RNA sequence: CUCUCGCCCGCGGGAGAGUCUGGGUUCGACCCAGCGCCGAAGGAGCAACGACCCGGAAACUCUCAGGCACACGGACCGCGGAGCGUAU
Numbered sequence: 001c002u003c004u005c006g007c008c009c010g011c012g013g014g015a016g017a018g019u020c021u022g023g024g025u026u027c028g029a030c031c032c033a034g035c036g037c038c039g040a041a042g043g044a045g046c047a048a049c050g051a052c053c054c055g056g057a058a059a060c061u062c063u064c065a066g067g068c069a070c071a072c073g074g075a076c077c078g079c080g081g082a083g084c085g086u087a088u
Stems, first nucleotide, its partner, number of pairs: 005085003008081006018035001020034005036068003042064001043062003049055002
């Protein structure tokens, strides 16, 4: 210098599940309690396999956390950037 990969930044797309019941209320879809649910932040668990105490994946499983109108968030994807590292 390049922009392969990863991280980071900006923009865009982005699912699921109670606007449930009772009470409170500054009347908000908010707060407390209860029961019911969701999984695509995060977290935890494990198969094949291996050098086998152990290591070892997920969009699978669990739901601790988070969430169940809108908003926010949101795994993942696209576009842009070349800031950090890295392959060549």
Molecule: Glycine riboswitch aptamer
Organism: Octadecabacter temperatus